A computed fold for a 344-nucleotide part of an RNA from a Candidatus Omnitrophota bacterium, annotated as large-subunit ribosomal RNA, domain IV.

Context: one part of a larger RNA
RNA sequence: CUCUCGUUAAGGAACUCGGCAAAAUAGCCUCGUAAGUUAGCGAUAAGAGGUGCCCCGGGGUCGCAAGGCCUUCGGGGUCACAGUAAAGUGGAUCGGGUGACUGUUUAGCAAAAACACAUCACUCUGCAAACUCGUAAGAGGAAGUAUAGGGUGUGAUACCUGCCCGGUGCUGGAAGGUUAAGGGGAUGGGUCAACGGUCGUAAGAUUGUGAAGCUCAGAACCGAAGCCCCAGUAAACGGCGGCCGUAACUAUAACGGUCCUAAGGUAGCGAAAUUCCUUGUGGGGUAAGUUCCCACGCGCACGAAUGGUUUAACAACCUGAUCGCUGUCUCGACGAGAGACUCG
Numbered sequence: 001c002u003c004u005c006g007u008u009a010a011g012g013a014a015c016u017c018g019g020c021a022a023a024a025u026a027g028c029c030u031c032g033u034a035a036g037u038u039a040g041c042g043a044u045a046a047g048a049g050g051u052g053c054c055c056c057g058g059g060g061u062c063g064c065a066a067g068g069c070c071u072u073c074g075g076g077g078u079c080a081c082a083g084u085a086a087a088g089u090g091g092a093u094c095g096g097g098u099g100a101c102u103g104u105u106u107a108g109c110a111a112a113a114a115c116a117c118a119u120c121a122c123u124c125u126g127c128a129a130a131c132u133c134g135u136a137a138g139a140g141g142a143a144g145u146a147u148a149g150g151g152u153g154u155g156a157u158a159c160c161u162g163c164c165c166g167g168u169g170c171u172g173g174a175a176g177g178u179u180a181a182g183g184g185g186a187u188g189g190g191u192c193a194a195c196g197g198u199c200g201u202a203a204g205a206u207u208g209u210g211a212a213g214c215u216c217a218g219a220a221c222c223g224a225a226g227c228c229c230c231a232g233u234a235a236a237c238g239g240c241g242g243c244c245g246u247a248a249c250u251a252u253a254a255c256g257g258u259c260c261u262a263a264g265g266u267a268g269c270g271a272a273a274u275u276c277c278u279u280g281u282g283g284g285g286u287a288a289g290u291u292c293c294c295a296c297g298c299g300c301a302c303g304a305a306u307g308g309u310u311u312a313a314c315a316a317c318c319u320g321a322u323c324g325c326u327g328u329c330u331c332g333a334c335g336a337g338a339g340a341c342u343c344g
Stems, first nucleotide, its partner, number of pairs: 001339008010330002014328001019325001027051005036041001038156001052078007059070004079083001091323007098315002103115002120153006131140003158309003162240003167237002169233005176228003182222002187217005194209006241259005268302001269299001280296005
C1' cells in the first nucleotide's frame, strides 16, 4: 500500500451525479395515532413510556383440603454505565411523476414506467363453427354451442370519450363501363382431283383457275368474380387550417372579411417521461435552488380506448424536501485479521 472488520474529539451531508456506503431503527407490553379514502384501509402511521432479579398482596380455575395451574394488577426491595444486556431483529415523515393492484420478463450486464391483468369496446363464428396445424387421413377448438369460441385494441375504479367517410381498408349494392377461360364462327391461307392457256409431231415441259376433303389463322357476338361505380362504417388505418381588419389611452380582440379543406382540435390537461427558444414568467421552499412544488399559456411539436383527465391502496420504480443518524466529508487517526513487500 490492498482487502475484510472495530473504535473515534468537535462538527453532522459541508461528501457526492445522487446520503452510494455505513450508521441509526428494531422484540414484547401499555398509552396514543393525522390528512385522505374505493370505508377495506391509511397503521407497527407518527409519537411517548415500560422491560433484570427478589419479596408481599390481589384475581381466575381445579380440588373437601393440602396444593396445582393460569393471568393481570398493585405495593416494596435490590444490582449494573447498560435488563428485547448476546445473536437475530422496521429508520421515519411530507410532496410530485408513472403504472391501479398480486403477478411476469431479457437463464449469463436491463426487474422497469416494459409484458400481463380484471374491465370496456369492435369484429368473426349457427356447429361438419370461425380459426390453427397437416399434402392428406386426421387433430386441436371441444367431449364446448353465441352468458360459447377465435381475432384486434384498451387497460381497476370515477367523470368522460368531441368533429371528419375525401384517401386506404372492411361491409353491402347491382343499373352501366371494362373483362379471362370457354362458346361462336364471318373471312382468309396451304394442299389438291379436274379444267384451261403457251411451247412441242409426240412423250412431255411451263403457267392460270380451282370443287370436296384435310389443315392453319381467325373478326363480330355471348361470357363470372374483380376493378371502375353507388352507399355505409373511425373503441377500422388515420386526419382534426391560413391571411387581413376591428372596441372612447395602450394592449388585446367577443366581432367582421377572405382563401382553402373530408373536417379544421371539443371537454380536460399543459415549459409536461411531450417546451426548441429556456435556467420562460410569477409565487413557494433555501442565506444562496439549471433540479423540485403551485400557477400562467405564447402547446417549436398535448388531447380524448394509437384513450383524455382524476384517483385511495400498492412499488427492490423515477424525482424533490425534512427529521433522526452517522468517518460520506472537514481530515484524518488508532487498533485487529488476511495479503503484498523484505529476509530466510
Model confidence (mean pLDDT): 86 of 100. NCBI's taxonomy places the organism under Bacteria, Pseudomonadati, Candidatus Omnitrophota. The RNAcentral record of the full RNA draws on ENA.